A computed fold for a 319-nucleotide part of an RNA from an Archaeoglobaceae archaeon, annotated as large-subunit ribosomal RNA, domain IV. Lineage of the source: Archaea > Methanobacteriati > Archaeoglobi > Archaeoglobales > Archaeoglobaceae.
Context: one part of a larger RNA
Formats: sequence, structure tokens, C1' cells
RNA sequence: UUCGGCCGAGGGAAAUCGGCAAACUGGCCCCGUACGUUAGCAAGAAGGGGUGCCUGCGGUUGAUGAGACCGCAGGUCGCAGUGGCAUGUGGGGGGCGACUGUUUACUAAAAACACAGGGGGCUGCUAGCCGGCAACGGUAAGUACAGCCCCUGAGUCCUGCCCAGUGCGGGUACCUGAACCCCGGGUUCAACCGGGCGAAGGGCCCGUAAACGGCGGGGGUAACUCUGACCCUCUUAAGGUAGCGUAAUACCUUGCCGCUUAAUUGGCGGCUUGCAUGAACGGAUUAACGACCCCCCAGCUGUCCUCGGCCGGAAGCCG
Repeated sequence: UUCGGCCGAGGGAAAUCGGCAAACUGGCCCCGUACGUUAGCAAGAAGGGGUGCCUGCGGUUGAUGAGACCGCAGGUCGCAGUGGCAUGUGGGGGGCGACUGUUUACUAAAAACACAGGGGGCUGCUAGCCGGCAACGGUAAGUACAGCCCCUGAGUCCUGCCCAGUGCGGGUACCUGAACCCCGGGUUCAACCGGGCGAAGGGCCCGUAAACGGCGGGGGUAACUCUGACCCUCUUAAGGUAGCGUAAUACCUUGCCGCUUAAUUGGCGGCUUGCAUGAACGGAUUAACGACCCCCCAGCUGUCCUCGGCCGGAAGCCG
């Protein structure tokens, strides 16, 4: 010096990306507990008081005993009575995900996966879907209150407009549409040439967005100004509704205002013209839950400041 451990005056996060680490708290009994809420919870909320030993009395269970336990009163010792071991710091606000679960065996435990719940598609069983060239096998010794596939992801309030393109389903008088076949030509026979018939598919028509997906631009206008309910125009399949919004999404951006600090590119609440939000690639909200992420407060501390002391098990080093 490294590793492990202990203590400290004053200050108390000033250290640091960040209270990382450490410290505080701690068991049991009693009192007492707010906002919110899906009335379950939140709750060990928070915050207080008590705790050893001795004596006496009362009680419970035994049997009126012993033992064990409970209560009350008096007394008594220490700095300290859950005296060792063991043993929650607490509170507030926000993001994401409803939740308990699952995961990268060996750098990721999460806001990722799953999940009940919601929606859609296929399927009547010699089914549909999956594996196999097939025989055959799985789902299933199941049968639509079922199985397979896809999306979404508790609950609550909701889920707008577009079928032009792509996909899927249905229809189709008509058009197109290969070989075989038929007719004609051609050839000694053929090849070959022309025509006819005409399946699926395509054209054409209809439907379908909790299918893939998409959801505009310019100009003018109110008796201060600003703004623009209103009007004009180009244009689309339709021009983004409800909501939410500087967001895990906002380039400009440290947007603007308020709160928090002495001071805040942070945080929270508003506003919001959204570079490039937005409705099951779900939108918004939400009690409870979380070794998740961010911010704040109290307590607490060697994280830090002025510094210092100590222990010795191990490594290094010296002998």
C1' cells in the first nucleotide's frame, strides 16, 4: 500500500453521474393513524408510550396443588433491560408497466415476455391448423361453452374519418385466358398454320380497416390591436374526431408562466402554433403492486470539509 473491521469534536450530502457505501430504524405489547380508493386496501401509514430484576396481591389453566402465562401495586440497579444473536429509516410528487409471475445458464431482471380481460380469422371432424414426398403422426382417445392462428393486454371512460393503393372475401351477362379436344389448311404421314371450345387466374362489379395502411395546402375576414366562429380557392380515397401534449415522442429548447433553491440545462403544475401526438402498431385515466427510472423533504451519518486515532485475519513489502 491492498483486503477486512472499529471509533471520533464541529458541520451534516457541501462529496458524487447518483446518498454508491456506511449510518439511522429495528423484536414484542399498548395507544394512535392522513390524502386517495376498484371499499379489498392504503397500514407496521405517520407519530407516541412501555420493555430488566425483586416483593406483594389478584387472575387464567390445572384440583383449591405444582408449573406455565396474564394484570396491578410497591421497590431496586446500570449509560443502556428486544442489554448478546437476530431485527423495517420514514414521508411526498412524477414516468412506465395493472397486479403475483417469466427472462438474456456466464456483463442486461427491465417500461422487455407472460397474464386474466377485449377483438378478429379458420374449422361440423375423413374438419381447420401443424410435421411428413407418402404411409402416417400432433392438436385429440378432444368436438364450436372446442381446437388452431393473429392483434390487443386488469378495471373505468372510449375507440372517430378513409376501401383510391395492397391484401382478403364474394359476384360476374361480357372481355381475356394453356394444353387436350373439335373444324379448316398443309404434308406420301407428320411437323406446322388458322379458327372454335374454354378452367383457375386476371379484367370488371360489390364488400372488408380491433386487415397492411392513410388521415392536406393557399388567401381573406370582427369599430384599438391581436385572434378568426365566417368566406373564397386548389386538391384528396379521406383530410386527425375525443383525448393527451416541449412528452421514455418537441428540432428550434435551458420554449413561456408559476412553484421548489441564496443560486436549478433538474423536478412538479399550467400554457401549447404537436420539426415529427392520437385512438386495440390502441387513446385517456386509474386504487393496489415494483430489488424498475426521475425529483423533493425529514431523520441519519467519515460520502465530504478541518483532520485524527485504533484492531489485526490475509496479500504485498522488510528481515